[in-house]
Model confidence (mean pLDDT): 83 of 100. This is a predicted structure of a 75-nucleotide RNA (transfer RNA) from a Gammaproteobacteria bacterium. The sequence was found in a public genome assembly. Its Rfam family is "tRNA". It is annotated as a transfer RNA. Lineage of the source: Bacteria > Pseudomonadati > Pseudomonadota > Gammaproteobacteria.
RNA sequence: UUGGAAUUAGCUCAGCGGAUAGAGCAACAGCCUUGGGAGCUGUCGGCGCCGGUUCGAUUCCGGCAUUCCAACCCA
Numbered sequence: 001u002u003g004g005a006a007u008u009a010g011c012u013c014a015g016c017g018g019a020u021a022g023a024g025c026a027a028c029a030g031c032c033u034u035g036g037g038a039g040c041u042g043u044c045g046g047c048g049c050c051g052g053u054u055c056g057a058u059u060c061c062g063g064c065a066u067u068c069c070a071a072c073c074c075a
Stems, first nucleotide, its partner, number of pairs: 001071007010025004027043005048064005
């Protein structure tokens, strides 16, 4: 430099065909316990950025950013 993949909650990941996004763990609170752990219940918390298409975009299109993989070039 070129090509490909990825970016969704604090972490790991779902989200199919565009219609107001979920799970597990973590955190917090309560229950339980002599206390702690474990267990049970609940709460909190998010679509990388900028545009475009559309009545409507996490989803489709373009650009940018970051990460990973491969190839190429130089040494």